Overview: A computed fold for a 72-nucleotide RNA from a Candidatus Pacearchaeota archaeon, annotated as transfer RNA. Its Rfam family is "tRNA". Its family is annotated with triplet codon-amino acid adaptor activity in the Gene Ontology. By type it is a transfer RNA. NCBI's taxonomy places the organism under Archaea, Nanobdellati, Candidatus Pacearchaeota. Its mean pLDDT, the model's own confidence on a scale to 100, is 81.
[in-house]
RNA sequence: AGGCUCGUAGUUCAAUGGAGAGAAUCUUCGGUUUCGGCCCGAAGGAUGAGGGUUCGAAUCCCUCCGAGCCUG
Numbered sequence: 001a002g003g004c005u006c007g008u009a010g011u012u013c014a015a016u017g018g019a020g021a022g023a024a025u026c027u028u029c030g031g032u033u034u035c036g037g038c039c040c041g042a043a044g045g046a047u048g049a050g051g052g053u054u055c056g057a058a059u060c061c062c063u064c065c066g067a068g069c070c071u072g
Base pairs, nucleotide, nucleotide: 001071002070003069004068005067006066007065010025011024012023013022018055026044027043028042029041030040031039048064049063050062051061052060
């Protein structure tokens, strides 16, 4: 320099272009318990950045940023 795969809660993963972006875990609060743990309930928390296409974008297209692999 070129090619390929990828980037979503603090972490690990979902989500055929149709929408309240979901689950586990985590944190906090409550219940339960003599206390704690387990368990149950509630709340908190995310689409790498910008632009485009579309009635509608996490999803499709472009550029940039970042990670990994391959070629030279």